[in-house]
């Protein structure tokens, strides 16, 4: 830089610091900004991806033992009235938790808009345009992941 997916209405420092003019992808708006904005660091949010911890399912391998550790032996966990079993270990999945590693994000709904579709109102030259609005699809963008 492309292609496939998920998400994009909620949250996150009005007395944290360094920096000093722009900045919020683009278009038109509107807004943010010397009372210092973006950007950085350092707080924070949140929980996409990886670890991890219990629980629960399905496959399975062993069974009063299973597992790890090369052994001795030690550790974890478990029965001994029960039999296609209990219980242990593996692999795969599900919801949950956590925040450890990976991104993210941290004025406004992706700040609104753009191209279509449906409804409403209004106004004119009235099967038709224009304005304004409310919903909805897409486009565009971003941000995980995964492939090239």
């Nucleotide at each position: 830089c492309u292609c496939u997916u998920a998400u994009c209405a909620a949250g996150a420092g009005c007395a944290g610091g360094u920096c000093g003019a722009g900045g919020g992808a683009c278009u038109a708006g509107c807004c943010c900004g010397a009372u210092g904005a973006c950007a950085c660091c350092c707080g924070g949010c949140a929980a996409c991806c990886g670890a991890c911890a219990a629980u629960c399912c399905u496959u399975u391998g062993c069974g009063a033992g299973c597992a790890u550790c090369c052994a001795a032996g030690a550790u974890g966990c478990g029965a001994c009235g029960a039999a296609c079993a209990a219980g242990u270990g593996a692999a795969g999945g599900a919801a949950u938790g956590c925040a450890c590693g990976g991104u993210g994000c941290u004025a406004a709904u992706u700040c609104u808009u753009g191209c279509g579709g449906a409804g409403g109102c209004u106004g004119u030259u009235u099967u038709a345009c224009a304005g304004c609005u409310u919903c909805u699809g897409a486009g565009a963008g971003a941000u995980g992941a995964g492939a090239g």